Glycine riboswitch aptamer from a marine eukaryotic metagenome, 99 nucleotides, folded computationally. It matches the Rfam family "Glycine riboswitch aptamer". About the family: This family represents the bacterial glycine riboswitch.
Formats: sequence, C1' cells, structure tokens
RNA sequence: GCGCGGGAGAGAACAGGUGGAUCUGAGCCUCUGGUUCAAAUGAAGCCCGUCGCCGAAGGAGCAACCGCCCCGGAAACUCUCAGGCACAAUGGACCGCGC
Repeated sequence: GCGCGGGAGAGAACAGGUGGAUCUGAGCCUCUGGUUCAAAUGAAGCCCGUCGCCGAAGGAGCAACCGCCCCGGAAACUCUCAGGCACAAUGGACCGCGC
C1' cells in the first nucleotide's frame, strides 16, 4: 500500500429560498389502475444564513520523548480553519487478520 472484519462523539435546531410528496372534488381512458384539471396543504430532498455542539479525515499549536549538537521527527493532549452533529448509508483516526 491492497483485501477482509471491528470502529466513537455532537442539532430530526431556527429562519429564508427552492422543491412538489400528500389530501379533496370533477372529467377522460385501454378501469384492482392510469391520466388531466381545479382548490387546499406544503412532506422529503437541495441551497443559503444564524445560533448551539462534536473530534477520530485533513490542517494548526504545545512538547513528554527520539535524535550527541545542528537540521529534523513527534500524541488519541489543545484549537476547531476544514469536516461532522436522528437511524441507515457514506466517511472515519485507530485496532486485528491475510498478502
């Protein structure tokens, strides 16, 4: 490095936009259904912003330690720029096995 397995934390937050799921009525058709129109509601998803929060991609800082000196290396600690914050999926430091 590759393959397999394991692998945490913290918002289903608020506001705006976009979106058009859903319900009701009517018409039509090739009628267990499909489609069109009207009215209502405005789901998921996506974008942007605000506030709060998390640390285990990456990044930055401190430096025990390694290194005779110099040059240099260096944490799971600190920060939170980046990233992330229901489940699942994805991602994931790190750990185990095999090559």